[in-house]
RNA sequence: CCCACCGUAGCUCAAUCUGGCAGAGCAUCUCGCUGUAGACGAGAGGGUUGCUGGUUCAAAUCCGGCCGGUGGGA
Numbered sequence: 001c002c003c004a005c006c007g008u009a010g011c012u013c014a015a016u017c018u019g020g021c022a023g024a025g026c027a028u029c030u031c032g033c034u035g036u037a038g039a040c041g042a043g044a045g046g047g048u049u050g051c052u053g054g055u056u057c058a059a060a061u062c063c064g065g066c067c068g069g070u071g072g073g074a
Base pairs, nucleotide, nucleotide: 001073002072003071004070005069006068007067010026011025012024013023020057028044029043030042031041032040050066051065052064053063054062
């Protein structure tokens, strides 16, 4: 320098192909239970979907540019 894949909650990942209310598990907090804690049960909070522009009634999803990561090639 070229090519491919990836970037979504504190962490690990779905949802992308086929545009249509952003989700799960773990963690955190509250309540119940318990002598206390853990485990268990119930509930809650937590997201500019890497950045920016475009297409569209509508974009995490499609298109362009940029940034970062991984792998491959020269």